[in-house]
Background: A computed fold for a 102-nucleotide RNA from Sutcliffiella cohnii, annotated as Purine riboswitch aptamer.
């Protein structure tokens, strides 16, 4: 939101939204071009490519390394997008009312 009951009294279905989990993609990964610092540093852009996919592709923390040079690297940890499923209750104690059985 429709539909149908119900008539003290708010239930049935379907269909949408929104949410949470889980799954799938993608490793928030790689590549390469340039660009900036230098143990109180290690930055900061553009292409690429990666998906039966649009988008995004970056933040933190922790360790190491590199003896002043041009080059990092390793773990951890955060979602977001897209699609797909399930979910929205169970259990306990107490009071109070029906009904049933003893």
């Nucleotide at each position: 939101a429709u539909a149908u009951g119900a008539a003290u009294a708010c239930g049935u279905a379907u269909a949408u939204g929104a949410c949470u989990u889980c799954a799938u993609a993608u490793a928030u990964c790689c590549u390469c071009g340039a660009u900036a610092a230098u143990a109180u540093g290690g930055u900061u852009c553009g292409a690429g490519a990666g998906u039966c996919u649009c988008u995004a592709c970056c933040g933190g923390a922790u360790u190491g390394c590199c003896g002043u040079u041009a080059a990092c690297a390793a773990u951890c940890u955060g979602a977001c997008u897209a699609u797909g499923a399930a979910g929205g209750c169970a259990g306990u104690g107490u009071c109070u009312u029906a009904c049933u059985a003893u």
RNAcentral holds the sequence, with entries from Rfam.